[in-house]
């Protein structure tokens, strides 16, 4: 973009077209072929005329005459066109060009001649008959343009022959002689139409020939009238078209044969075109008419509405027999996703008869159904803003819908009425004059004039009126491709998708509304084609890794082929001739009111064939030459080229003999084997086979495949030189032949040492039909055979030429030099590395191209089924070759790139490990967490990073969970309206309390207007620890205090991307040097901030007291002092700043002074880009959803504390480095008012009583361990302290569930912890005690700070674990929990 379309959903109107693509399945009924009386014989109505007879004086009936209508026939033409189909057909069936010297041709046109004279007969008819009909039979009457005898015969054929022409047969002619057989029709209106036989001419038609015309080789051999030949015979006519003899040929990889499919053309859709798909409807040809065959008649036929035959169907029947053919037009069943009325007319076009009038004509014209295509027109126009209502969104302001609509003022297409009304009509008849023909005022032609007529469309088209916006808008889409986005319902459902792909509670993607986009009487969906698709590639791809180079060589056929001439002109090129139908297309012009796939005219076009005349540069073909391609010849080297014969050594093993003892062999680590019957080991003799160590090499030969010990014999090939010789002899090569590792071969003989599928053990292991490890058969090896395959790989077919270099090596020549050579230069010809240009998608290739170019093969065209099936060739067999397809995905794949990974590699770091100290896991209680129970144990957190976590503190509350028992505008907020001042308080009943009920109770301010507060009812709201932490914000956790994460310019790169940030050093560190296509910068890192460690200086209460002075039992108590300590402000001070050494000159980095402190001094706050949809909707804040006399508020009791059990964190401890009893010294940080509390008193002790100081450097608190002194003596204790029991104290409205302390008394487990694990590197572990914070108290043994007392140890980075920076792999990207 196109459709003979279907389907959904909608539908006014007109013009022109177009309509069984499927069952060439059956047909019901009507119609599609007749006409001709001017060819013939019968009938013989109607009407005219006349008679006659009834009589209801104009009807009726019967007669004659005329008159011809109608029927049937005989006869002529016609029915062979016209319509319909496309089954078959792969073919001279169709296009195209040609050819017939091999041919026919009714009716027509032009011409020539003729049209004489005879006979018999037969249908209708009549008469008789047979059959159920169809349909006959016999007799008899009849007629012709029907049939047929005789005549004539220019011409026809046919033998002879003379000229001309041509294409071999032959043509033609004035011809010329002979022979041969045969012709007619009459009608009528008397001037025509016929009718015989020639000749031409047209028009149709038949036959041959050259080119073209699907697919299949998984169809490779086909053919006996088959090829030709003679002679009959057939036909219009050639011809094996047919016989009969004779040959034995004919077709075929340029695809015979045979199978599948197919009417073919002009065209038609599409394509820039080339092509590629079709062959409706117009037109041309062909082919068929129920199936299959046959002929007859006829100018034609082997015949759509003809005949016979045979068959299958179907109808009729009295069962004997007969009928029929819609692929004409219309309609009918049926199939199907689907295709019209059983219509009007012969009025125009055209056909058949016919003299003609005229008949006839589903050909044709028309007109009815279908939106089925095409094209036109319409559903209104102008103004109208209060931007109306409704709708929808809404950030609640609005905003769109939308100038749309209401309104107003206009028009009249179309559609409806209502009247006019058409072309298409030319003819033909009929008078009447006129020319022409004629003997003619006949007739007949031809043009004129008159006059009467001829329309199926159809009252239609058009005209003119008329009346009202009146009748006339939908479809589909809005996630990207693709123009067009909102809400709401759903919630991986339910639905959508043309790919991609949406839906899993905020879906522009499902539905649906609203608003937009797109097209418009259509609008979307299938389906089919062409097109983008260079995606079969002629134009116009590719084959090293994406598909794709045959294992390899020889070589047919074919393609293509070197210089040079001369010839031919096929192939090419130019020109003209015929042809190339019309229509279609195209281009100009014209009518339909415009416009159409509408119609007309004219022009171009049809790229073709063919013929004729040129041209000669390529290319072919014929001939001559030529040497530059090839090839031969002679003259050297070189080599695992191959065959075959021989020879030697080292090694396994095995036999035999010796010396020798317990092992050996094997493995990660064993065992099986082997060995006291003497093995391994070792020595000396001797068998066999099979393989060749160094030499060895990136090296050499061969086509490949392959080739390696020495000798000899044959042999092939390649290089070098030379230039004597052929004179393109070439290059590829489909088919084919040969060769071809390893393994096989249930071939077939040998041989067998070592090695070794199969087998047997033994090990590993969940399991081991594996991988180690002992044995071991075939084979492995030779001979003669198949076989014929490999990552047969350079993943690169040969062959030839052309193109910058560099550098190695093998061979073989030259040059220069030498005594002679090595070295050095040039050439040629192999093997290699790296590189230019170019080329590749990129890796990469680069003169040994994957580079530019010819030649010739072979293969490739999405993965996967599948190198599978069948089928075929081959093979003994495995098995090879050749090679699909259903079906199924949406990918498969190539090569970079960036991460992430790795039982990959290098470096590096951290209490990672090691070195250490000390612990958890074993006891008991403490808490938390899982379970599990419960009416309920409220929720969260759940590897590291949930679990003394949220909770810095559940007895009530807290409380979010239960049960009860109650409130409904509410415990709380606002605002409106209402009702009162009953409020607030007190008090009383009931009741666990909330609650509820009753009673008392008459507020405050006032400018006197009200205001302020409360109450009661109402309405909007409150409320919600309900849900979603995967809708959020905030905030926090973790990788990690781990060095990282980026950016702008530039430069590489087609691009992802890279670079920079990679490397060398060097750091705690992307720290910092130095290099360097980079250069700069940011965000981290460090540093700036607090605290702590010296010192200095300012200040001196409440702190301090060293001198002075007073004082006390003691005591900074007190004058007083500003030294010191100490308080809290400032300030210095540390910077690798100085030496010494290493290294590059650098950063640095080892030591060292000096310092209170040395290499970031010690702690702390501080946490890059991100990552884990990590946590948290119960801290608050927060979309969306859900509850509203409850999921919301209040109360009382209960519960979080419930216990078989399992795990986390902690305390206490199991003791003598201990515990007990007694003395005894030394802090800090910090708290305090409903608080912290001194002294004093009472209690054995918590504690009471009391109240002094203190809103604090002022007042409150014995600091423990440690250290002295004494008991304890190794034990379940003088250790442990759970657990009970009794008595007490404190908090608080209340300690029963369910508090904490304290006294007497009991006195459990537990003697140091299993396999695992935790923390820590110095003022650090360990250990000791003392604050706080929440708090009435308290389950705090938890957090969270503070001071005392203080170690050990680090070789070192193999390894566990995390992290980091280079490389490599990669089939991972939700990233290896892949």
């Nucleotide at each position: 973009g196109a459709c003979g379309a279907a389907c959904g959903c909608u539908g006014g109107c007109g013009g022109c077209g177009u309509g069984c693509u499927u069952a060439a399945c059956a047909c019901a009924u009507g119609c599609a072929a007749g006409u001709c009386g001017a060819a013939c014989g019968c009938u013989g109505a109607a009407g005219c005329a006349c008679c006659c007879a009834g009589c209801u004086u104009g009807c009726u009936g019967g007669g004659u005459g005329u008159g011809g209508a109608u029927g049937a026939g005989u006869g002529g033409c016609g029915a062979a066109c016209g319509g319909g189909u496309g089954a078959g057909u792969a073919a001279c069936a169709c296009g195209u060009g040609a050819g017939u010297a091999a041919c026919c041709u009714g009716c027509c046109c032009c011409u020539g001649a003729c049209u004489c004279u005879g006979g018999g007969a037969u249908a209708a008819g009549c008469g008789c008959u047979g059959g159920a009909a169809a349909c006959g039979g016999c007799g008899u009457c009849u007629a012709a343009u029907a049939c047929u005898g005789g005549a004539u015969a220019c011409g026809a054929c046919c033998c002879a022959u003379a000229g001309a022409g041509g294409c071999a047969u032959c043509u033609c002619u004035u011809g010329u002689g002979g022979g041969u057989g045969g012709a007619a029709a009459g009608a009528u209106u008397u001037a025509u139409c016929g009718g015989u036989u020639g000749g031409g001419g047209a028009u149709g038609g038949a036959c041959u020939c050259g080119c073209g015309u699907u697919c299949u080789a998984u169809c490779a051999g086909c053919u006996u009238g088959u090829u030709g030949g003679u002679g009959g015979g057939g036909u219009a006519a050639u011809g094996g078209c047919u016989c009969a003899c004779c040959a034995a040929g004919g077709c075929g990889a340029c695809g015979a044969c045979g199978g599948a499919u197919a009417c073919c053309u002009g065209g038609u859709c599409u394509g820039a075109g080339a092509g590629g798909a079709c062959g409706a409807u117009c037109a041309g040809g062909c082919a068929c008419a129920c199936u299959g065959g046959a002929a007859c008649u006829g100018a034609g036929a082997c015949a759509c509405g003809g005949u016979c035959c045979a068959g299958a169907c179907a109808c009729c029947u009295a069962c004997g027999g007969g009928u029929g053919g819609c692929a004409g037009c219309a309609g009918u069943c049926g199939a199907g996703a689907a295709u019209a009325a059983u219509u009007c007319a012969c009025a125009a076009u055209g056909g058949g008869g016919g003299c003609a009038a005229c008949c006839c004509u589903g050909a044709u014209g028309g007109u009815g159904c279908a939106a089925c295509g095409c094209c036109g027109c319409g559903u209104g126009g102008a103004g109208g803003a209060u931007g109306a209502c409704g709708g929808u969104c809404u950030u609640c302001g609005g905003a769109u819908u939308g100038u749309a609509a209401a309104c107003u003022c206009c028009u009249g297409u179309c559609a409806u009425c209502u009247g006019g009304g058409a072309g298409u009509a030319a003819g033909g008849c009929a008078u009447g004059g006129g020319u022409g023909u004629u003997a003619a005022u006949a007739g007949c032609a031809c043009a004129c004039a008159u006059g009467a007529u001829u329309g199926a469309u159809a009252g239609u088209a058009c005209c003119a009126g008329a009346a009202g916006a009146g009748g006339a808008a939908g479809g589909g889409a809005c996630g990207g491709c693709u123009a067009a986005c909102u809400u709401c319902g759903u919630g991986c459902c339910a639905g959508c998708a043309g790919c991609c792909g949406c839906g899993g509670u905020a879906a522009u993607a499902c539905g649906a509304a609203g608003g937009u986009c797109c097209c418009g009487a259509g609008c979307g969906u299938u389906g089919u084609u062409c097109g983008g698709a260079a995606u079969c590639a002629c134009u116009g791809g590719g084959c090293g890794u994406a598909a794709a180079g045959g294992g390899a060589g020889c070589g047919u056929a074919g393609g293509c082929g070197g210089c040079g001439u001369g010839g031919u002109a096929a192939g090419u090129c130019a020109g003209a001739u015929g042809u190339g139908a019309a229509a279609u297309c195209c281009c100009g012009g014209g009518g339909c009111u415009c416009a159409a796939c509408c119609c007309c005219c004219g022009g171009a076009a049809c790229u073709g064939c063919a013929u004729c005349c040129g041209a000669u540069a390529c290319u072919g073909c014929c001939g001559u030459g030529c040497u530059a391609g090839a090839g031969a010849g002679c003259u050297g080297g070189a080599g695992a080229g191959g065959c075959a014969a021989c020879u030697g050594g080292a090694a396994u093993u095995c036999u035999c003999g010796g010396u020798g003892u317990a092992g050996c062999a094997g493995u990660g680590a064993a065992a099986u084997g082997c060995g006291u019957g003497g093995a391994u080991a070792u020595c000396g003799a001797g068998a066999g086979g099979a393989a060749g160590a160094c030499c060895a090499a990136u090296g050499g030969c061969g086509a490949a495949a392959g080739c390696a010990a020495g000798u000899u014999g044959c042999u092939g090939g390649a290089c070098a030189g030379u230039a004597u010789c052929u004179g393109a002899c070439g290059c590829u090569g489909a088919g084919g032949c040969u060769c071809g590792a390893a393994g096989g071969c249930c071939u077939a003989g040998g041989g067998g040492a070592g090695c070794g599928a199969a087998a047997g053990g033994g090990a590993u292991u969940a399991g081991a039909u594996a991988c180690c490890c002992c044995u071991g058969u075939a084979g492995u090896c030779c001979u003669a055979g198949c076989a014929g395959u490999a990552a047969a790989c350079g993943g690169u077919g040969u062959g030839c030429g052309c193109u910058u270099g560099g550098u190695g090596u093998g061979a073989g020549g030259g040059g220069a030099a030498u005594c002679g050579a090595c070295c050095c230069c040039c050439c040629u010809u192999g093997u290699g590395c790296c590189g230019g240009a170019g080329c590749u998608a990129a890796c990469g290739c680069g003169u040994u191209a994957a580079g530019c170019g010819c030649a010739c093969c072979g293969c490739c065209u999405g993965g996967g089924a599948a190198g599978u099936a069948c089928g075929g060739u081959c093979g003994c067999a495995a098995g090879a070759c050749u090679a699909a397809a259903a079906c199924u995905c949406a990918a498969a794949g190539a090569a970079a790139u960036u991460g992430a990974c790795g039982g990959g590699g290098a470096c590096c770091c951290g209490c990672a490990c090691a070195a250490g100290c000390g612990g958890u896991g074993g006891a008991g209680u403490a808490u938390g967490u899982g379970g599990c129970u419960u009416a309920a144990u409220u929720c969260g957190a759940u590897g590291c990073a949930a679990c003394g976590c949220g909770a810095a503190g559940a007895a009530c509350c807290u409380u979010a969970c239960c049960u009860a028992g109650g409130c409904u505008u509410g415990a709380c907020a606002u605002g409106c309206a209402u009702c009162u001042c009953u409020a607030a308080g007190c008090g009383c009943g009931u009741g666990a309390a909330a609650g509820c009920g009753c009673g008392u109770g008459a507020c405050c301010c006032u400018u006197c207007g009200g205001g302020g507060g409360a109450u009661u009812u109402g309405c909007a709201c409150a409320g919600g620890u309900g849900c979603u932490g995967c809708a959020u914000g905030g905030c926090c956790g973790u990788c990690g205090u781990c060095a990282g994460c980026u950016c702008g310019u530039g430069u590489c790169g087609u691009g992802a991307g890279a670079u920079g940030u990679u490397g060398g050093g060097u750091u705690a560190a992307g720290u910092c040097c130095c290099g360097c296509a980079a250069c700069g910068a940011g965000c981290g890192c460090a540093a700036c901030c607090c605290u702590u460690g010296u010192g200095u200086u300012u200040a001196g209460u409440u702190g301090c007291c060293a001198g002075c002075a007073c004082g006390u039992a003691a005591a900074g108590g007190u004058g007083g002092g500003a030294a010191c300590u100490c308080u809290a402000g400032a300030c210095a001070g540390a910077c690798u700043g100085c030496c010494c050494a290493g290294a590059u000159c650098a950063a640095c980095u080892g030591g060292g002074a000096g310092g209170a402190a040395g290499g970031u001094g010690g702690g702390g706050a501080c946490g890059a880009c991100g990552u884990c949809a990590g946590g948290u909707c119960a801290g608050u804040a927060u979309g969306g959803c859900c509850c509203u006399u409850a999921c919301g508020c209040c109360u009382a009791g209960g519960g979080c504390u419930g216990c078989a059990c399992a795990c986390g964190u902690a305390c206490u401890a199991c003791a003598a480095u201990g515990c007990c009893c007694a003395g005894u010294a030394c802090a800090a940080u910090g708290a305090g008012a409903g608080c912290c509390g001194a002294g004093a008193c009472c209690g054995c002790g918590a504690g009471g009583u009391g109240g002094a100081g203190g809103a604090a450097a002022u007042c409150u608190g014995u600091a423990a361990a440690a250290c002295u002194g004494g008991g304890c003596u190794c034990a379940g204790u003088u250790c442990g302290g759970a657990u009970u029991g009794g008595a007490g104290g404190c908090u608080g409205c209340a300690a029963c569930u369910c508090g904490c302390c304290u006294c007497c008394a009991u006195g459990a487990a537990g003697u140091c912890g299993g396999a695992a694990u935790c923390g820590c590197u110095a003022g650090u572990a360990a250990u000791g005690g003392c604050g706080c914070a929440u708090c009435a108290g308290c389950u705090a043994c938890g957090g969270u700070g503070c001071c005392g007392u203080g170690a050990a140890u680090a070789c070192g980075u193999u390894c566990c674990c995390g992290g980091g920076u280079c490389u490599u792999g990669u089939a991972c990207a939700c990233a290896c929990c892949g």